This is a predicted structure of a 72-nucleotide RNA (transfer RNA) from a bacterium. Model confidence (mean pLDDT): 81 of 100. Its Rfam family is "tRNA". About the family: Transfer RNA (tRNA) molecules are approximately 80 nucleotides in length. By type it is a transfer RNA.
């Protein structure tokens, strides 16, 4: 410099155009227990930014950002 892949919650991952973006583990709250610790209920918590297509975007196009990998 060019060309692939990846970026979703506090961590690891679904959701691949269509009903309110789920999950687990973590976090706060309650219950249970003399107390913890398991266990039960329950909250909160995210699409990397900007634009485009479309009735409708996490998905599809562009351009930036960040993070990897191939040439050079």
């Nucleotide at each position: 410099g060019u060309c692939c892949c990846c970026g979703u919650a506090g961590u690891u991952c679904a959701a691949u155009g269509g009903a309110u973006a789920g999950a687990a583990c973590g976090c706060g709250a309650g219950c249970c227990u003399u107390c913890u610790a398991a266990g039960c209920c329950u909250g909160a918590g995210a699409u990397g930014g900007a634009g485009g297509u479309c009735c409708g975007a996490u998905u599809c196009c562009u351009c930036c950002c960040g993070g990897g990998g191939a040439c050079a």